[in-house]
RNA sequence: GGCGUUUCAGGGCAAACCAACGGAAACGUUGGGACGCAAAGCUACGGGUCUACGGGGACUUGGACCUAAGAUCGCCGGGCUGCCGCU
Numbered sequence: 001g002g003c004g005u006u007u008c009a010g011g012g013c014a015a016a017c018c019a020a021c022g023g024a025a026a027c028g029u030u031g032g033g034a035c036g037c038a039a040a041g042c043u044a045c046g047g048g049u050c051u052a053c054g055g056g057g058a059c060u061u062g063g064a065c066c067u068a069a070g071a072u073c074g075c076c077g078g079g080c081u082g083c084c085g086c087u
Base pairs, nucleotide, nucleotide: 001087002086003085004084012037013036017032018031019030020029021028022027035074041080042079043078045077046076047075048072049071050070054067055066056065059062
């Protein structure tokens, strides 16, 4: 440097769901809990997806719809870093 086929050591993370808190929401944090994960470590850089407080808004005057500056890295890709094993 490449690979994760098999196994080992130390182990690590933690989906759904529940509770509390934060948030307009998506969602997040903490605790419980494990579906899974070899980068399920970090990073919103590209694409995707979700939400729409605010802003815009057809028109039938209360709202279809549009909008990311919000969210997601456990959707995919890129970048940075890294344990063990094999080679």
c-di-GMP-I riboswitch aptamer from Alicyclobacillus sendaiensis NBRC 100866, 87 nucleotides, folded computationally. The model forms 95% of the base pairs in the Rfam consensus. The source organism's lineage runs through Bacteria, Bacillota, Bacilli, Alicyclobacillus and Alicyclobacillus sendaiensis. It matches the Rfam family "c-di-GMP-I riboswitch aptamer". From the family's description: GEMM was predicted in a large-scale screen for bacterial structured RNA regulatory elements.